[in-house]
RNA sequence: CGGAGCGUAGCGCAGCCCGGUAGCGCACUACCUUGGGGUGGUAGGGGUCGCGGGUUCAAAUCCCGCCGCUCCGACCA
Numbered sequence: 001c002g003g004a005g006c007g008u009a010g011c012g013c014a015g016c017c018c019g020g021u022a023g024c025g026c027a028c029u030a031c032c033u034u035g036g037g038g039u040g041g042u043a044g045g046g047g048u049c050g051c052g053g054g055u056u057c058a059a060a061u062c063c064c065g066c067c068g069c070u071c072c073g074a075c076c077a
Base pairs, nucleotide, nucleotide: 001073002072003071004070005069006068007067010026011025012024013023020057028044029043030042031041032040050066051065052064053063054062
């Protein structure tokens, strides 16, 4: 330098194709359970969907640009 993929809750991920207002597991909080811990049960909180712009009644999803990470290739040595 060229190509591809990824970026969503503390962690790991789904949702994107086909637009309809964000979810799962673990973790966390409270309560119950236990002598206590663990386990189990019930309830609950938490997200600028990487950033900016565009299209649309409506964007995590479609389009454009940018940033970061990963992989492959090329170049130099």